Molecule: FMN riboswitch aptamer (RFN element)
Organism: Bhargavaea cecembensis DSE10
RNA sequence: GCAAUCCUUCGGGGCAGGGUGAAAUUCCCGGCCGGCGGUGAUGGGCACAUGCCCUCAGUCCGUGACCCGUAUUCGUACGGUGGACCCGGUGCAACUCCGGGACCGACAGUUAAAGUCUGGAUGGGAGAAGGAGCCG
Numbered sequence: 001g002c003a004a005u006c007c008u009u010c011g012g013g014g015c016a017g018g019g020u021g022a023a024a025u026u027c028c029c030g031g032c033c034g035g036c037g038g039u040g041a042u043g044g045g046c047a048c049a050u051g052c053c054c055u056c057a058g059u060c061c062g063u064g065a066c067c068c069g070u071a072u073u074c075g076u077a078c079g080g081u082g083g084a085c086c087c088g089g090u091g092c093a094a095c096u097c098c099g100g101g102a103c104c105g106a107c108a109g110u111u112a113a114a115g116u117c118u119g120g121a122u123g124g125g126a127g128a129a130g131g132a133g134c135c136g
Base pairs, nucleotide, nucleotide: 001134002133005132006131007130008129009128010127017029018028019027031116032115033105034104035063036062037061038060043054044053045052046051058103059102067080068079069078070077071076085101086100087099088098089097107119108118109117
């Protein structure tokens, strides 16, 4: 330094306070949370050869979990489905920055309807880091 291969480890957060009720962390008021990769004008560091490194989106692009289908040597593989953003500002340029206001969130369960409780799950997983190996 590296195409394939193998191993190890890591790999998701959140109803405070209140109302109604026989019963709700499920309804109502209100609060809280934001997987992974990419892009990126943010912020920081080094350099001053104008470059390099770290960092920066829940709603952009892609992707994982869940669900559906097909095949199956029952390990899995392939395919499908798949939630949500506008306005103003700055500027050459912003769906990413700044300001404001919005919006979204699998399945099963439950004395009563769940992004937040319990469960499948001591699971799976996008991927991240390190090592073996190979080349120099």